[in-house]
């Protein structure tokens, strides 16, 4: 220097490829009720994410560029 992948709650992950319901769903931690003499388990509920900018669309995690980080091939 060219090319190819990836970035989503405090972790971990689906959802993209093929736009669309109302609140972006799910483990697992946290907080909180029930449950217990108590904890724990069991239960019930709460919390919290789409890397950024811009373009496209009636509507974008999702398409399309460019940025920035991350890894990886070739020279």
């Nucleotide at each position: 220097g060219u090319c190819c992948c990836c970035a989503u709650c405090g972790u971990c992950u689906a959802g993209c490829c093929a736009g669309g319901u109302c609140c972006a769903g799910g483990a697992c931690a946290c907080c909180g009720g029930c449950c217990u003499u108590u904890c724990a388990c069991g239960u019930c509920g709460g919390c919290a994410a789409c890397a950024c900018c811009g373009g496209u669309u009636c509507a974008a995690a999702u398409c399309c560029g460019g940025u920035u980080g991350g890894g990886g091939a070739c020279g």
This is a predicted structure of a 75-nucleotide RNA (transfer RNA) from Desulfobulbus sp. It was read from a public genome assembly.